[in-house]
Context: one part of a larger RNA
RNA sequence: GAACGAACGCUGGCGGCGCGCCUAACACAUGCAAGUCGAGCGCCUCGCAAGAGGAGCGGCGGACGGGUGAGUAACGCGUGGGAACCUGCCCUUUGGUCUGGAACAACCGCGGGAAACUGCGGCUAAUGCCGGAUAUUCCCUGUGGGGGAAAGAUUUAUCGCCAAAGGAUGGGCCCGCGUCCGAUUAGCUUGUUGGUGGGGUAAUGGCCUACCAAGGCAUCGAUCGGUAGCUGGUCUGAGAGGAUGACCAGCCACACUGGGACUGAGACACGGCCCAGACUCCUACGGGAGGCAGCAGUGGGGAAUCUUGGACAAUGGGCGCAAGCCUGAUCCAGCGACGCCGCGUGGGUGAUGAAGGCCUUCGGGUUGUAAAGCCCUUUUCCCAGGGAAGAUGAUGACGGUACCUGGGGAAUAAGCACCGGCUAACUCCGUGCCAGCAGCCGCGGUAAGACGGAGGGUGCUAGCGUUGUUC
Numbered sequence: 001g002a003a004c005g006a007a008c009g010c011u012g013g014c015g016g017c018g019c020g021c022c023u024a025a026c027a028c029a030u031g032c033a034a035g036u037c038g039a040g041c042g043c044c045u046c047g048c049a050a051g052a053g054g055a056g057c058g059g060c061g062g063a064c065g066g067g068u069g070a071g072u073a074a075c076g077c078g079u080g081g082g083a084a085c086c087u088g089c090c091c092u093u094u095g096g097u098c099u100g101g102a103a104c105a106a107c108c109g110c111g112g113g114a115a116a117c118u119g120c121g122g123c124u125a126a127u128g129c130c131g132g133a134u135a136u137u138c139c140c141u142g143u144g145g146g147g148g149a150a151a152g153a154u155u156u157a158u159c160g161c162c163a164a165a166g167g168a169u170g171g172g173c174c175c176g177c178g179u180c181c182g183a184u185u186a187g188c189u190u191g192u193u194g195g196u197g198g199g200g201u202a203a204u205g206g207c208c209u210a211c212c213a214a215g216g217c218a219u220c221g222a223u224c225g226g227u228a229g230c231u232g233g234u235c236u237g238a239g240a241g242g243a244u245g246a247c248c249a250g251c252c253a254c255a256c257u258g259g260g261a262c263u264g265a266g267a268c269a270c271g272g273c274c275c276a277g278a279c280u281c282c283u284a285c286g287g288g289a290g291g292c293a294g295c296a297g298u299g300g301g302g303a304a305u306c307u308u309g310g311a312c313a314a315u316g317g318g319c320g321c322a323a324g325c326c327u328g329a330u331c332c333a334g335c336g337a338c339g340c341c342g343c344g345u346g347g348g349u350g351a352u353g354a355a356g357g358c359c360u361u362c363g364g365g366u367u368g369u370a371a372a373g374c375c376c377u378u379u380u381c382c383c384a385g386g387g388a389a390g391a392u393g394a395u396g397a398c399g400g401u402a403c404c405u406g407g408g409g410a411a412u413a414a415g416c417a418c419c420g421g422c423u424a425a426c427u428c429c430g431u432g433c434c435a436g437c438a439g440c441c442g443c444g445g446u447a448a449g450a451c452g453g454a455g456g457g458u459g460c461u462a463g464c465g466u467u468g469u470u471c
Stems, first nucleotide, its partner, number of pairs: 001471004006467005013343006019336002021301001026299003030296003035060003040057002043054004067254003076179007085171002090167008098132004107122006138147003152159003180226003187217003192214008229251004233244004256277005279290004307333001309332003315329001316327004346376004356367004381408006390398001415460005420441003426455005436443002
């Protein structure tokens, strides 16, 4: 000098665009954040009907979107390759959609419980479940053969369903190279390293298991310890490099702590389930409920970080044939000079120069064209009127906003740090090694340009200084 997710002090007019718990991955009151489909199904309530509503069975979605950075030094990430894989919805192509059956909710009846909930018996539908048939380019195979599907709905035009092949998208796995500090960590390893058989997986593989062999890694730093999410990037720098990883974007990991699987195309699943633990809450003491590292908000911690706002109008997502419903994603608004950028706080004229202040060699100098006065302007502001784009036809939260027009009136708007040298800017008074200053050198013990005040000056300016951190 530059930079910052900053903080602190003094000060503070406006707008645009951004950013805003870096600390306790501490604990959380309350509301909202994932639903939707009656064109899959039976039932109940209201209604004369049309229709509307309700829970339940069922389907799709809840694996996305959103948050956080605890853990992780690892194929986690980055980059470049690879073969033994899966992929709902979407696209293309081919073929099919035949025929039976048994249940379980809802409902009814009888119970248990304070509650959360729950037991028994009975009835019932389906795009729920289970058989039979048929079937290839599908699967297995000893090439003889064996195995495996389907679902219907309605407004009659569509939406679906099954099998197979291909695509697209998304993902799983493997490898080369790169990826912090410590040797005051030198040896580490028994599923360990490899092989064979088997199991397991969508799939390769010690991933698992039995047996066999005795290997594998390491001073080119294994192992151990510490620290840390990684990257695109960001900051700085002439560059090389150094530092860093807020916001935005990609990947990873996590969801009270630890473990586990279920369902599913996909999870070992933030707002699902089970177990254990800590914590909080309810309880009739028998037993139950909960998980903000979603958006707001609260307590706590801290130098420090916002509203318990509006809207689905746009973009995007889920469901639905659709109308539409849901969406704290998102778009907006609110708060904060936290940052960047822009604008303003007036312009002209005005004395050999008012008053006042300060200094003075008492002559004067300076503040200073500064003020007053006179002449203007209206950015901003206030009042009134009009009033968007964003929306392809309808639909605008923002918003009576931006913007435009008219009216009013210099009106509503300047501070902060510094002035010994480095370093731009000097005098007076007070103080008297005191009180104090200070980044370094150093100032202060009676004339202090260095302390405190004042006048004046210098620098920056809605900011200015200080502190912290990086280059």